The RNA shown here (transfer RNA) has 69 nucleotides and comes from uncultured Aquitalea sp. Its mean pLDDT, the model's own confidence on a scale to 100, is 82. Rfam family: tRNA. Rfam classes the family as a transfer RNA.

RNA sequence: CCUUUAGCUCAGUCGGUUAGAGCAGAGGACUCAUAAUCCUUUGGUCGUGGGUUCAAGUCCCACAGGGCC
Numbered sequence: 001c002c003u004u005u006a007g008c009u010c011a012g013u014c015g016g017u018u019a020g021a022g023c024a025g026a027g028g029a030c031u032c033a034u035a036a037u038c039c040u041u042u043g044g045u046c047g048u049g050g051g052u053u054c055a056a057g058u059c060c061c062a063c064a065g066g067g068c069c
């Protein structure tokens, strides 16, 4: 200096409406069966603690983990 969002990999715009995708998991369709494919669905204190604000994943501070010099 960069980074931390679902079990994993990652989006998330200038702070605002419901926090999302792919993979994975569960159920179903198809099949003699399996795989593939398709449909449905579960899963999140957004690293932790504070602050600002009517409102914070997003802004500020401290701390912690990881990466680079």
Base pairs, nucleotide, nucleotide: 001067002066003065004064007023008022009021010020016054025041026040027039028038029037047063048062049061050060051059